[in-house]
Context: one part of a larger RNA
Molecule: small-subunit ribosomal RNA, 3' major domain
Organism: uncultured bacterium
């Protein structure tokens, strides 16, 4: 000077408390450990590994295993020779690839040649998801969006260092005010950026009968119009600006007015100096080491999907604030051309036939669902719950046996609210309800978004955890 203390003082945070809903018990999904295996590829390991890398393992992916093949190589550059091709089609053979055969088949030219491609040969080399993240770059997590971390000059101290940055107030904030041997400055804070909440102007291939006319089984469907909604560009608006009180006449705090919004309005992006030899050599790059007829390359099949068990994260439930049936209502945000696919028809259904329209505010995906209304069930392992299993199918795809999703009928398990313990959340939040997208041929209970309905509670800081300042 730091760090630490079951030392002290002050302050903060869903940290506790006050509440609401979960996990831990059940079934299933998914990840991990363990075990098994020819292989179950590798990495991630308290918080900060475990629905993580993986925004999607049937083949491919794929790195693993078994078997079959290749050795200048699947990929790059250079040299020599040969050929005119390469490619495509067919045949033999194979599990497939490798291998062998048949047919067809280049360009420019000053005719000397040149270009290009393939094959063969020689070696320089290629190649490595092999090792080391404790040799590294880059990127990332975390403390933590916590309020801190420093510097110049000056001053003090023999010096390490101190001061500034401490103190009195205040703030979300080292935010600001006052004081002070300090005076200034930098990286952080805040603001500038995006979005949302109000309004104005401009503009109308979506919106409106608002006002007029036509028109329909219905319909902005048509003429017509941009008033409203909306869309998207530019402005306005919030600044403690105004009033009262408190405060030190300060910073600021409390209350009020006006206002769509009030004291940082809500949300996002933004992550200081540093910590953890934190993570990643398997995104990529890269030093060194290692392999070089193999630790490289290729093909088929298998595996990553195993299963006495243990843990994490989720989904569905255990029901009446509910289940089922009937017929009604209201979104937002997205995606669409090897695509989205309407109306119509067939099928109980998954889906099929067919193809209108749409490179999309125009057409399509597209039916929102919880909700409200009516009916039924009457507390039961049930009209709860849906695992598991059987049969028959649909779709994608060379191919659904290992190992896809979905449909119909039948089957109908555990489960009656969950021990110790433990997690999330302070408002359009929790809880609950559905919708979309990326990945993607197909496959979502995951992830990332979108809107609908919409609470309870916070006395307070004694205690648990973490953090900050002074001592």
């Nucleotide at each position: 000077u730091g760090a630490c203390g079951g030392g002290g003082a002050c302050c903060c945070g869903c940290a506790c408390a006050a509440g609401c809903g979960g996990u831990g018990g059940a079934g299933c999904a998914u990840g991990u450990g363990g075990u098994u295996u020819a292989a179950u590829u590798c990495g991630a390991a308290g918080c900060a590994a475990c629905g993580c890398g993986a925004a999607g393992a049937a083949c491919c992916u794929u790195a693993c295993c078994a078997a079959g093949u290749c050795u200048u190589g699947a990929c790059a550059u250079c040299c020599c020779a040969a050929u005119g091709a390469c490619g495509c089609a067919c045949c033999u053979g194979u599990a497939a690839a490798g291998a062998g055969g048949u047919g067809u088949u280049c360009c420019c030219u000053u005719c000397g040649g040149g270009g290009c491609a393939u094959u063969g040969g020689a070696g320089a080399c290629a190649g490595g998801u092999g090792g080391u993240g404790c040799a590294u770059g880059g990127u990332u997590g975390u403390c933590g969006u916590c309020a801190g971390c420093u510097c110049g000059u000056g001053u003090c101290g023999u010096g390490a260092g101190a001061u500034g940055u401490u103190g009195g107030g205040u703030u979300a904030a080292g935010u600001c005010c006052c004081g002070c041997a300090a005076c200034g400055a930098g990286c952080g804070c805040a603001a500038c950026c995006c979005u949302u909440a109000u309004u104005c102007u401009u503009a109308g291939u979506a919106g409106c009968c608002a006002g007029c006319a036509g028109g329909u089984g219905a319909a902005g469907c048509u003429g017509g119009g941009c008033a409203c909604u909306c869309u998207a560009a530019g402005g306005a608006g919030a600044c403690u600006g105004c009033c009262g009180g408190g405060g030190a006449u300060a910073a600021c705090c409390c209350g009020g007015a006006g206002g769509a919004a009030g004291g940082c309005g809500g949300g996002g992006a933004u992550g200081a100096c540093g910590u953890c030899a934190a993570a990643u050599c398997a995104u990529c790059a890269u030093g060194c080491c290692c392999c070089u007829u193999a630790u490289g390359a290729u093909u088929u099949g298998g595996g990553c999907u195993a299963c006495a068990c243990a843990c994490g994260u989720g989904c569905u439930a255990c029901a009446a604030u509910g289940g089922c049936g009937u017929a009604a209502a209201c979104a937002a945000a997205g995606g669409g051309a090897a695509g989205c696919g309407a109306g119509a028809c067939a099928g109980u259904g998954a889906u099929g036939u067919g193809g209108a329209g749409c490179a999309a505010a125009u057409c399509c995906c597209a039916g929102a669902a919880a909700u409200a209304a009516c009916g039924u069930c009457u507390c039961a392992g049930u009209u709860c719950g849906g695992a598991u299993u059987g049969u028959a199918g649909u779709c994608u795809g060379c191919a659904a046996c290992u190992c896809g999703a979905c449909u119909a009928c039948a089957u109908g398990a555990a489960g009656c609210u969950g021990g110790a313990a433990u997690c999330g959340c302070u408002a359009g939040u929790a809880a609950u309800c559905g919708c979309g997208a990326a990945u993607c041929a197909g496959c979502a209970u995951g992830u990332c978004g979108c809107g609908g309905u919409g609470a309870a509670u916070a006395c307070g800081u004694u205690c648990c955890c973490g953090g900050g300042u002074c001592u």